[in-house]
RNA sequence: ACCAGUCAAAGCCAAACCUGUUCGAAAGAGAGGGACGGAAAACCACAGAUCUUCCUUCUGCCAAAAAUACGGAUAGAAAAAGAUGGCUGGGUCACCUAU
Numbered sequence: 001a002c003c004a005g006u007c008a009a010a011g012c013c014a015a016a017c018c019u020g021u022u023c024g025a026a027a028g029a030g031a032g033g034g035a036c037g038g039a040a041a042a043c044c045a046c047a048g049a050u051c052u053u054c055c056u057u058c059u060g061c062c063a064a065a066a067a068u069a070c071g072g073a074u075a076g077a078a079a080a081a082g083a084u085g086g087c088u089g090g091g092u093c094a095c096c097u098a099u
Base pairs, nucleotide, nucleotide: 004097005096012038013037017033018032019031021030022029023028036086042092043091044090046089047088048087049084050083051082056078057077058076059075061072062071
């Protein structure tokens, strides 16, 4: 102690995974356990990135002679308004600290 994090100490957080657990369409989140790691792994979805697709749109399908509209079922595509701050940048605040 602004910058910095090679020492020490006090504490802090908690990945994967687990659960006769809760929420959610999902991604994901909460709770309890757990510990890979973290000096901002604290807070803010502002920019980028990534993930998801309930809704929406489009295409295809079904149905009467046909067409259009409405409708139905379901597949594909597009698409955040949903997520991730333990993906990067940015903003805000902050514990400890030897030489």

The RNA shown here (c-di-GMP-I riboswitch aptamer) has 99 nucleotides and comes from a Campylobacteraceae bacterium. Lineage of the source: Bacteria > Pseudomonadati > Epsilonproteobacteria > Campylobacterales > Campylobacteraceae. Rfam family: c-di-GMP-I riboswitch aptamer. Rfam describes the family as follows. GEMM was predicted in a large-scale screen for bacterial structured RNA regulatory elements. Its mean pLDDT, the model's own confidence on a scale to 100, is 80.